The RNA shown here (SAM riboswitch aptamer (S box leader)) has 121 nucleotides and comes from a Chloroflexota bacterium. Its Rfam family is "SAM riboswitch aptamer (S box leader)". About the family: The SAM riboswitch is found upstream of a number of genes which code for proteins involved in methionine or cysteine biosynthesis in Gram-positive bacteria. Its mean pLDDT, the model's own confidence on a scale to 100, is 77. NCBI's taxonomy places the organism under Bacteria, Bacillati, Chloroflexota. The sequence was found by an Rfam model in a public genome assembly.
[in-house]
RNA sequence: CUCUUAUCCAGAGAGGCGGAGGGACCGGCCCUAUGAAGCCUCGGCAACCCGGUAAGCGCAGCAACGAUGCUGAAGCAGCGACAGGGUGCCAAUUCCGGCAGAAACACCUGGAAGAUGAGAG
Repeated sequence: CUCUUAUCCAGAGAGGCGGAGGGACCGGCCCUAUGAAGCCUCGGCAACCCGGUAAGCGCAGCAACGAUGCUGAAGCAGCGACAGGGUGCCAAUUCCGGCAGAAACACCUGGAAGAUGAGAG
């Protein structure tokens, strides 16, 4: 860089440097000198991936009429949880539309494009 696939209406700050731009592109509409982009420090959010952790739900055995109790096994048959690591993210639904359906519509639905993760080349 290309292909495939999943998700994208939730969530998440402060300081320093920096100095005029930014929200992928176009059109809107927004953010920004009460300081943009970018870089650094600490912090946070939680979508995917990695290897794990007890035993929460469960599973097996025993006891019991039963409620339940005891023991055992394993990252596991499965579900949920937890911490760590690899990315990612921390204005607005991916800000809205940009193609199609509908008389019209930024309404609804599905696409296109984009972003992120994983796998492959």